[in-house]
RNA sequence: GGGUCCGUAGCUUAGUGGUAAAGCAGCUCCCUCUUAAGGAGACGACCGAGAGUUCGAAUCUCUCCGGGCCCA
Numbered sequence: 001g002g003g004u005c006c007g008u009a010g011c012u013u014a015g016u017g018g019u020a021a022a023g024c025a026g027c028u029c030c031c032u033c034u035u036a037a038g039g040a041g042a043c044g045a046c047c048g049a050g051a052g053u054u055c056g057a058a059u060c061u062c063u064c065c066g067g068g069c070c071c072a
Base pairs, nucleotide, nucleotide: 001071002070003069004068005067006066007065010024011023012022013021018055027041028040029039030038048064049063050062051061052060
């Protein structure tokens, strides 16, 4: 340099056109002499950046940024 895949919550993932779901972690409470384990609850991301298409974009298209793999 060329090809290809990926980027969503602190972490790991889901969501493949109609305003984002869960697990773990963290927080509050219950339980316990205390801790751990267990139980209950609330919070947390507008989706890597920009532009385009569309009534509507995390999702489709283009450019760029970052990362993985293959080729040179």
A computed fold for a 72-nucleotide RNA from Candidatus Amesbacteria bacterium RIFCSPLOWO2_01_FULL_49_25, annotated as transfer RNA. The prediction has a mean pLDDT of 80. Rfam family: tRNA. Rfam links the family to the GO term triplet codon-amino acid adaptor activity. The source organism's lineage runs through Bacteria, Bacteria candidate phyla and Candidatus Amesiibacteriota.